Context: one part of a larger RNA
Molecule: large-subunit ribosomal RNA, domain II
Organism: Klebsormidium flaccidum
C1' cells in the first nucleotide's frame, strides 16, 4: 500500500427555550411510610417549589408604590400556570475522538560508564646514559678537567596493552560507530582482573553540560493521569427549504475570545413597505477651477531697511547697476488654502394602468457560524505615479458558482445549473482546416509574416490632407562655359596672397562672380562653391499634420499566431447570414411557498450554519408472532418498484432460526484521524 474487523458528539444532574401530554375549581411532590412481591409497580405522606402583587436601598405601604413640600410630574408595576415527558441549548463533571512536550509522588539501578576504597596481574626488543663511585691531570687544599665504572628518567625508538589524528570503505552496515591503509603513548598522572562504595535536583566529573545499562539542562518504572493542550489531525445513512462571514469595538488581544453587524427558525405586527423610473425639495465642499485668505513662487515698477561707498570734527549730507521689508502690475502652485464649485452619491415629498407581495420593515423568543479573504475596477495613502506589494473607500466576481468563451487558466467576459428530450433562438466569442458556422459583399491600408512582445530617439517607406516658394519671361537635377580686376584690403606675422587669427566688408569691370563655400600650400599654386550665360524641356523645393508600417531589438534545451498554415486566413469602415450555452423559448415531470385542499403565480447553484421530513442497524414490547428440514438468517446471482437512504420476488448456495406491521430504547451507519488489530 490494498482489502477485512474495531473506530469519535455519550451519560449524570441542575437551569433557559421549544414540542406533546395531564391538572388548572392552581400544580406538584421531596425524604419517609404502606401494600405488593420473581420483576416490574401501587397507594399515602404539601415539609419545600413555582404561581396566586406590586413599589421602595429600607423601615415600609399596597393597585399602588417610589422621588417629592406637593392631591403636581416622572419611574416602575395593575395576576395565571404547574408537573411529567421528547427536542435543542447552557452550566459542572475527561464531556466529541486521538495526540504532548512537561510537573509531582514512591520506588528500581554503578554488570555501560565516572570516582574511589580493597586485593590480585601485565608492560618483547633496542637506544640514550644524570647522580654517584674509581682513578689521571691539576691545586697548599679545593674548584675544575680526562678516562672509567654506574644505570637515573610522567628520556628515545618500538611489540603486547591502551588510546583515537588522517583518509578510503561501509551508510535498508558483517558492525545502532566497525574494517582497511597510515597515527599517538607505551616505568607512567600507565594498563587491567576481581570484590566493594557514591543515586536523580541526586552522584561522579584533569570540566565537554561529560557521564549514571545503546536514554541524561536532569535515568528509569509505576502513579496522580482520562494532566492541560485558545494547537494539528479525524468525525460514519438519505433527501427537501433558507443561507452567511473573513468588518466594527474592547481585550497580556492579534490564527483566541465577548458584545454588535452578518444567516436560520418561530411568533405577533405594520397596510403599506421594498425596488425602478419621473419630478420637486434639500443640505455639503469632493472633482475642476480660483487666489479673496492662509502659505508658497518667478519677473518688472515704487523702494522702508541694510551693505558697500564719497563729503565732513561730528551733527548730517550724497552716490549705487548690491540685498530688500511693504505695496502694484504680470503669471504660477497646494491633503492639512477657498472669493466660487459641479457630475454623482445620501435624505425626503408628490406621481406612474411600472415590476414586487413567498417581496420589504419592525418586535420578541430560540439556535448559529464569520471575526486570515483573494483577484478585477474606480476613487486615495505607503512605496520608486515599482511588486500577483501594503493599507482605506465604491463596486463587481471568486470565497459558496457549475455552463459557455478567453490554446491551457479561481478572482477577466457571457451567463446564475430542479430533472428529462437525437427540438428551436440567441449571449460573450467566432465561421480556411484541426473545430461548430461566408475562403460573404463592398471600400481602403500594410509588403513588414507587420499581423503574432516593448520605449526614447532615428529614417527621402508608403497612403492621405493642409500650407508655403520656383516654374513655358524655362523652374530642379544633370551637362558645356565664365566665375575678373583695385588687391597679396588693412592689421598680425618667420609666412598669412580669398580660406592660422583680429577689424573693416568698400569700389571698379559686367550677363555674373564673396575682400570669399569647403579641400589644399611653409607662403603662393591648383581644384571648388556660392552667382550668370548656354544647352535641355514639365513640374520641382520645403513645412505641418492623420493612416499603415522600417530600425532600435542581446539569454541561457527549441518554443512570445493554440497548430496547420495564411498576403489574407492581417489591419480599418460598411453590410447580410450563420454557428455558437445547462442563458431564453417548447414538450413533459418532480418539489417548496402561498396552504388545510384546487387553480393559478412565483420559487427551487450553493460551503459555514439553521430548519424539515424521512431510510437502514441491534435490542425489547405487542409476543404463548406468520412463517421456517416440502428449507430460517447469512452469501451468491438477479429481470422489478421507490427522488434517494434503501425495498422485494426469483434461483443457487447454506441447513436452524426468524419477518412484516404498530410502538419503545441505543455501544445505530466509516474512506480518510503518519488511526487500530488483523490478513495479504
Nucleotide at each position: 500500500g490494498c482489502c477485512g474487523g474495531c473506530g469519535a458528539c455519550u451519560c449524570a444532574u441542575a437551569g433557559g427555550c421549544g414540542g406533546u401530554g395531564g391538572c388548572a375549581c392552581g400544580g406538584c411532590u421531596a425524604a419517609g411510610g404502606c401494600g405488593a412481591u420473581g420483576c416490574a409497580c401501587g397507594c399515602c405522606g404539601a415539609a419545600a417549589c413555582c404561581g396566586u402583587a406590586g413599589c421602595g436601598a429600607a423601615a415600609g405601604c399596597a393597585a399602588g408604590u417610589c422621588u417629592g413640600a406637593c392631591a403636581a410630574g416622572g419611574g416602575c408595576c395593575c395576576a395565571u400556570g404547574u408537573c411529567a415527558u421528547c427536542g435543542u441549548u447552557u452550566a459542572u463533571g475527561g464531556a466529541c475522538c486521538c495526540g504532548a512536550a512537561c510537573c509531582c509522588g514512591a520506588g528500581u539501578g554503578a554488570u555501560c560508564u565516572a570516582a574511589c576504597c580493597a586485593u590480585g596481574g601485565c608492560c618483547a626488543g633496542g637506544g640514550u646514559g644524570a647522580a654517584g663511585c674509581u682513578u689521571u691531570g691539576g691545586u697548599g687544599a679545593g674548584a675544575c678537567u680526562g678516562a672509567g665504572u654506574g644505570g637515573a628518567g610522567g628520556c628515545c625508538c618500538g611489540u603486547a596493552c591502551c588510546g583515537a589524528c588522517c583518509g578510503a570503505u561501509g551508510u535498508u552496515g558483517a558492525a545502532a560507530g566497525a574494517u582497511c591503509g597510515g597515527c599517538g603513548g607505551a616505568u607512567g598522572a600507565g594498563c587491567u582482573g576481581u570484590g566493594g562504595u557514591u543515586a536523580g535536583g541526586g552522584g561522579u566529573g584533569a570540566a565537554a553540560u561529560g557521564c549514571c545499562a545503546a536514554u541524561c539542562g536532569a535515568a528509569c518504572u509505576c502513579g496522580g493521569a482520562g494532566c492541560u493542550a485558545g494547537c494539528u489531525g479525524g468525525u460514519u445513512c438519505u433527501c427537501c427549504c433558507c443561507g452567511a462571514a473573513a468588518u466594527g469595538c474592547g481585550u497580556u488581544g492579534a490564527g483566541g475570545c465577548g458584545c454588535a453587524g452578518c444567516g436560520g427558525u418561530g411568533u405577533u405586527c405594520g397596510a403599506g413597505g421594498g425596488u425602478g423610473g419621473g419630478c420637486c425639495a434639500g443640505g455639503g465642499g469632493u472633482a475642476a477651477a480660483g487666489c479673496a485668505c492662509u502659505g508658497u513662487u518667478u519677473c518688472g515698477g515704487u523702494g522702508c531697511g541694510g551693505g558697500c561707498u564719497g563729503c565732513g570734527a561730528g551733527a548730517g549730507c550724497g552716490g549705487u547697476a548690491c540685498c530688500a521689508a511693504a505695496u502694484c502690475g504680470a503669471g504660477g502652485c497646494a491633503a492639512a488654502c477657498u472669493c466660487u464649485g459641479a457630475a454623482u452619491a445620501c435624505u425626503g415629498g408628490c406621481c406612474c394602468u411600472g415590476c414586487u407581495u413567498g417581496c420589504c420593515g419592525a418586535a420578541c423568543a430560540c439556535c448559529a457560524g464569520u471575526g486570515a479573504g483573494a483577484c478585477g475596477a474606480a476613487g486615495g495613502g505607503g512605496g520608486a505615479u515599482a511588486a500577483g506589494c501594503u493599507u482605506c473607500u465604491u463596486u463587481g466576481u471568486c470565497g459558496a458558482g457549475a455552463g459557455g468563451g478567453g490554446a491551457a487558466c479561481a478572482g477577466c467576459c457571457c451567463a446564475g445549473a430542479c430533472c428529462a428530450u437525437c427540438g428551436g433562438c440567441u449571449a460573450a466569442g467566432g465561421c480556411c482546416c484541426c473545430c461548430a458556422a461566408a475562403u460573404g459583399g463592398c471600400c481602403g491600408c500594410u509588403a513588414a509574416g507587420u499581423g503574432g512582445c516593448a520605449a526614447a530617439g532615428g529614417a527621402u517607406g508608403u497612403g492621405g490632407g493642409a500650407g508655403u516658394g520656383c516654374u513655358c519671361a524655362u523652374a530642379c537635377a544633370g551637362c558645356c562655359a565664365g566665375g575678373a580686376g583695385g588687391u597679396u584690403u588693412g592689421c598680425c606675422u618667420a609666412u598669412a596672397a580669398g580660406c592660422a587669427g583680429c577689424c573693416a566688408c568698400c569700389c571698379u569691370u559686367u550677363a555674373a562672380a564673396g575682400a570669399g563655400u569647403g579641400c589644399g600650400u611653409a607662403a603662393u599654386a591648383g581644384c571648388u562653391c556660392a552667382c550668370u550665360g548656354a544647352u535641355c524641356a514639365a513640374g520641382c523645393g520645403c513645412u505641418c499634420c492623420c493612416g499603415c508600417g522600417c530600425c532600435a531589438a542581446a539569454g541561457a534545451u527549441g518554443a512570445a499566431c493554440g497548430g496547420g498554415a495564411c498576403u489574407a486566413a492581417g489591419c480599418g469602415g460598411c453590410c447580410u447570414g450563420c454557428c455558437g450555452a445547462g442563458g431564453c423559448c417548447a414538450u413533459g415531470g418532480g418539489a417548496u411557498g402561498u396552504a388545510a385542499a384546487a387553480a393559478g403565480c412565483a420559487u427551487c447553484g450553493g460551503u459555514a450554519g439553521g430548519g424539515g421530513a424521512g431510510c437502514g442497524u441491534u435490542c425489547c414490547g405487542c409476543g404463548g408472532c406468520a412463517g421456517g428440514u416440502u428449507g430460517a438468517a447469512g452469501c451468491g446471482u438477479a429481470a422489478g418498484c421507490g427522488a434517494g437512504a434503501g425495498c422485494a420476488c426469483g434461483c443457487g448456495u447454506g441447513g436452524a432460526c426468524g419477518a412484516a406491521g404498530c410502538g419503545g430504547a441505543a455501544g445505530u451507519g466509516a474512506g480518510a484521524a503518519u488511526g487500530u488489530c488483523g490478513g495479504c